[in-house]
RNA sequence: CUCCGAAAAAGGUAAACCCAUCGUGAGGUGGGGACACAAAGUCAACAGGUCCUGGAAAGGACGGCUGGACCGCCGGA
Repeated sequence: CUCCGAAAAAGGUAAACCCAUCGUGAGGUGGGGACACAAAGUCAACAGGUCCUGGAAAGGACGGCUGGACCGCCGGA
């Protein structure tokens, strides 16, 4: 540097659901909770996708939908 994640250690994140709160909404944030995750870290001003608002134009949400970019722990080859 590249590839891999069977076992182990140290640690990390947190679905559904409940409570509070913000938002018309998709959803966000905080607390509880744990289905899962080796990038479930970051990017929505990288592309596609899904969803919401809107008569439309358009505006928005999701990184735990897929690909991509960047960065990164442990172990193995």
c-di-GMP-I riboswitch aptamer from a Pseudomonadota bacterium, 77 nucleotides, folded computationally. The coordinates come from a structure-prediction model, not an experiment, and the mean pLDDT is 86. NCBI's taxonomy places the organism under Bacteria, Pseudomonadati, Pseudomonadota.